Predicted 3D model of a 328-nucleotide part of an RNA (large-subunit ribosomal RNA, domain IV) from a mouse gut metagenome. Its Rfam family is "Bacterial large subunit ribosomal RNA". The coordinates come from a structure-prediction model, not an experiment, and the mean pLDDT is 87.

Context: one part of a larger RNA
RNA sequence: UCAUGGUUAAGGAACUCGGCAUAAUAACUCCGUAACUUAGGGAGAAGGAGUCCUCACGAAUAGUGAGGCGCAGCGAAGAGGUCCAAGCGACUGUUUAACAAAAACAUAGGGCUAUGCGAAUUCGAAAGACGAAGUAUAUGGCCUGACACCUGCCCGGUGCCGGAAGGUUAAGAGGGGAUGUUAAUCUUGUGAUGAAGCAUUGAAUCGAAGCCCCGGUAAACGGCGGCCGUAACUAUAACGGUCCUAAGGUAGCGAAAUUCCUUGUCGGGUAAGUUCCGACCUGCACGAAUGGUGUAACGAUUUGGACGCUGUCUCAACCAUGAGCUCA
Numbered sequence: 001u002c003a004u005g006g007u008u009a010a011g012g013a014a015c016u017c018g019g020c021a022u023a024a025u026a027a028c029u030c031c032g033u034a035a036c037u038u039a040g041g042g043a044g045a046a047g048g049a050g051u052c053c054u055c056a057c058g059a060a061u062a063g064u065g066a067g068g069c070g071c072a073g074c075g076a077a078g079a080g081g082u083c084c085a086a087g088c089g090a091c092u093g094u095u096u097a098a099c100a101a102a103a104a105c106a107u108a109g110g111g112c113u114a115u116g117c118g119a120a121u122u123c124g125a126a127a128g129a130c131g132a133a134g135u136a137u138a139u140g141g142c143c144u145g146a147c148a149c150c151u152g153c154c155c156g157g158u159g160c161c162g163g164a165a166g167g168u169u170a171a172g173a174g175g176g177g178a179u180g181u182u183a184a185u186c187u188u189g190u191g192a193u194g195a196a197g198c199a200u201u202g203a204a205u206c207g208a209a210g211c212c213c214c215g216g217u218a219a220a221c222g223g224c225g226g227c228c229g230u231a232a233c234u235a236u237a238a239c240g241g242u243c244c245u246a247a248g249g250u251a252g253c254g255a256a257a258u259u260c261c262u263u264g265u266c267g268g269g270u271a272a273g274u275u276c277c278g279a280c281c282u283g284c285a286c287g288a289a290u291g292g293u294g295u296a297a298c299g300a301u302u303u304g305g306a307c308g309c310u311g312u313c314u315c316a317a318c319c320a321u322g323a324g325c326u327c328a
Stems, first nucleotide, its partner, number of pairs: 001323008010314002014312001019309001027051005036041001038146001052068006069073001081307007088299002093105002109144007122129002147294004152224003157221002159217005166212003172206002177201005184193003225243005252286001253283001264280005
């Protein structure tokens, strides 16, 4: 000097990113117990009191009475700290074996969609198998995520579903015609014309799905405006005008796990508060199952505050054990 353990005056979070770590609480019996609530909970809420030995009564290690001792009676050890407010996720559960346990995943519940059974989906050139020894109260896929109140507008784009009149359209069918070849004919000519056949090519026409087209569909992918003016102070704009759009964001919430400007402004808490809580709304860039807003209970979750408690600190000291160090 370090490690581990112990004790500490006065103060008691002044420490620190942050009460990290320590301390404190603790068993059993009795009393008592708030907001809120899904009426189950919350709750061991909180907050108090008692606890030993002897004798008597007593079934009693229950209880009552009398007496006694100690600083101390769950006499050592082991054994919840508590409360208030907010975010997120309903909950129990699951996860990055070996840096992340969470607000992530799952979940019951909700919805859409596919599938009529040799089912759809999936694996497999196939046979076959799973689904299922099941049959739409079933099985697969996708999204949301208890519960309560709700879930607005847009089908123009993309997707999906339906439609089949018209347009387009492959292989194929079709074969008008064209070209080559030459029996033959004409001819001064090594030239010209040239049937049939054969060969090459090939127009019109017919021709499915798809696409174009016509509808539907957003708990499908997604989207949900701008400018100008206007009220008898000022300010603001219920109101009007105009442009554009498929439609212009409804309810609810809002400086939020979302707010750049920003430590927004006001209020609360503090002596003092970039955090926190309650409001406001100017939402850079919330918003309704990519769910919106609430919510009791729950959480080794995140944030802020309070009480208790303490060597975290003011500010350090001492003790024990071990190491370091010196000598052998």